[in-house]
């Protein structure tokens, strides 16, 4: 240095103001927020090829819903409950214009757009709940191998 096993720790932000109304942080105007890995025409450091940072909407991943499987509640269907499953991506989302440049999806300028499920006196990215959960992954320790 590489890859492996085990253990531990960490791992999501946001409704402020106004309007309508019996009632809205849910509607309307305005405001606010952006998980993880990758990529890199940017920035900084170093000084010669390295280091750090750099995308919500470019490529992937994650939780949730749904699907499927098994078991149970049934004699059986529907349905309900529990467990498992991502080699089930169905919901699963959203970016363009101008500039620079050899090249822009990323830079500069501008204008847009998107956001699980259940609940609720009224429809929720921002409130409450499952969740003191799970997890993409990040870091540390330890062991042995090359």
């Nucleotide at each position: 240095g590489u890859g492996c096993a085990c253990u531990c720790u960490c791992a999501g932000g946001g409704c402020g103001g106004g309007g309508u109304g019996a009632a809205a942080u849910u509607c309307c105007c305005u405001a606010c927020c952006g998980g993880c890995g990758g990529u890199a025409u940017g920035c900084a450091g170093u000084u010669u090829u390295c280091u750090g940072c750099g995308a919500g909407c470019c490529c992937g991943c994650g939780a949730g819903c749904g699907g499927c499987u098994u078991g149970g509640g049934c004699a059986g269907c529907c349905c309900c409950c529990a467990a498992g499953u991502g080699u089930c991506a169905g919901c699963a989302g959203a970016u363009c214009c101008g500039g620079u440049g050899a090249g822009a999806g990323g830079c500069c300028g501008g204008a847009g757009c998107c956001g699980a499920c259940g609940g609720u006196g009224a429809a929720a990215g921002u409130c409450c709940g499952g969740a003191u959960g799970g997890a993409a992954g990040a870091g540390a320790g330890c062991g042995g191998a090359c």
Model confidence (mean pLDDT): 79 of 100. FMN riboswitch aptamer (RFN element) from Pelagimonas phthalicica, 146 nucleotides, folded computationally. Taxonomically the source falls in Pelagimonas (Bacteria, Pseudomonadati, Rhodobacterales, Roseobacteraceae).